[in-house]
Molecule: transfer RNA
Organism: Parcubacteria group bacterium
RNA sequence: GGCCCUAUCGUCUAACGGUUAGGACGUCAGGUUUUCAUCCUGGAAAUCGGGGUUCGAUUCCCCGUAGGGUCA
Numbered sequence: 001g002g003c004c005c006u007a008u009c010g011u012c013u014a015a016c017g018g019u020u021a022g023g024a025c026g027u028c029a030g031g032u033u034u035u036c037a038u039c040c041u042g043g044a045a046a047u048c049g050g051g052g053u054u055c056g057a058u059u060c061c062c063c064g065u066a067g068g069g070u071c072a
Base pairs, nucleotide, nucleotide: 001071002070003069004068005067006066007065010025011024012023013022018055027043028042029041030040031039048064049063050062051061052060
């Protein structure tokens, strides 16, 4: 340098083009407990950047960025 793949809460991971963007762990608050832990209930927290297609884009297309694989 060519080709291919990936990018979503703090982490991991879902989501036919129409979802309140879901779940687990973590975190915060409350309950339980003499206290901690466990357990129960609730909350906050995310779509890599820019454009395009579309009535509507996390999803499809293009260009970039980052990471990985492969051929040199």